Context: one part of a larger RNA
RNA sequence: CGUAGGAAACUUGAGGAGAGUCUCCCCUAGUACGAGAGGAUUGGGGAGGACCGACCUCUGGUGUGCCGGCUGUCCCGCUCGGGGCAUCGCCGGGUAGCCAGGUCGGGACAGGAUAAGCGCUGAAGGCAUCUAAGCGCGAAGCCCCCUCCAAGACAAGGCUUCCAGACGUAAGUCGAAGGCUCCUGGAAGACGACCAGGUCGAUGGGCCGGAAGUGUACGGCGAGCGAUCGCCGCAGCGGACCGGUCCCAACAGCCGAGCGG
Numbered sequence: 001c002g003u004a005g006g007a008a009a010c011u012u013g014a015g016g017a018g019a020g021u022c023u024c025c026c027c028u029a030g031u032a033c034g035a036g037a038g039g040a041u042u043g044g045g046g047a048g049g050a051c052c053g054a055c056c057u058c059u060g061g062u063g064u065g066c067c068g069g070c071u072g073u074c075c076c077g078c079u080c081g082g083g084g085c086a087u088c089g090c091c092g093g094g095u096a097g098c099c100a101g102g103u104c105g106g107g108a109c110a111g112g113a114u115a116a117g118c119g120c121u122g123a124a125g126g127c128a129u130c131u132a133a134g135c136g137c138g139a140a141g142c143c144c145c146c147u148c149c150a151a152g153a154c155a156a157g158g159c160u161u162c163c164a165g166a167c168g169u170a171a172g173u174c175g176a177a178g179g180c181u182c183c184u185g186g187a188a189g190a191c192g193a194c195c196a197g198g199u200c201g202a203u204g205g206g207c208c209g210g211a212a213g214u215g216u217a218c219g220g221c222g223a224g225c226g227a228u229c230g231c232c233g234c235a236g237c238g239g240a241c242c243g244g245u246c247c248c249a250a251c252a253g254c255c256g257a258g259c260g261g
Base pairs, nucleotide, nucleotide: 001152005163006162007161008160010158011157015149016148017147018146021049022048023047024046025045026044027043033038051106052105053104054103055102059100060099061098062097066093067092068091069090070089071086072085073084074083075082076081111143112142117137118136119135120134165174166173167172178255179254180253181252182198183197184196185195186194203249204248205247206245207244208243209242210241213237214236219232220231221230222229223228
């Protein structure tokens, strides 16, 4: 820009993309077959490999704004207690998120037309013949089935809902539904986009409550010559997690039909 007024949802699926895998075990059955050795077709059940997708309950990894321990040094005047630096200084753990070696799921089933092949009926050619007319069966392959994209599919589809006049001679102005810029943000994200919100508000921060996690804080009291230990105290701290609460920040603007019958 188009899709024959302007919008918001929900859709149909022309077409396209993806997927499509393999092995073993058990039963049928030590049956058919075979002198024996051996050993099925078929149908059913089970397990697994690789690959793919999703997820974080579990098992773990990471977790540089969480907690604890430890060393050296500088600083907070000193003690105590802390802060900076030393690969996050080193070490032990670890929430969310992300992740796999963790968890769950997937390849299917059914149908249609076929290939090689196997057939039925059957002439040319009194027989025979799957083929010449006609008909059937038959693959991990083809179409469909499954997943995803998809109406710029210019044949531009469908359905539902919302808005649809005032002024002006006219040009046009104001402006409906709705949308956008902007702002607060986000398991969304390279940027656009997408999603949640913008005071009629819980969107982020703060604060409050809770949880995970660390592992019993500071200080005081007590014991011990002391290092240190015990009690107050499963304490204190606590990023991302679950909630609550307008304390802080979401300010301020713009665009946008009136067409056809």
Large-subunit ribosomal RNA, domain VI from an activated sludge metagenome, 261 nucleotides, folded computationally.
The RNAcentral record of the full RNA draws on SILVA.
Its Rfam family is "Bacterial large subunit ribosomal RNA". Gene Ontology terms of the family: ribosome and structural constituent of ribosome.
Model confidence (mean pLDDT): 91 of 100.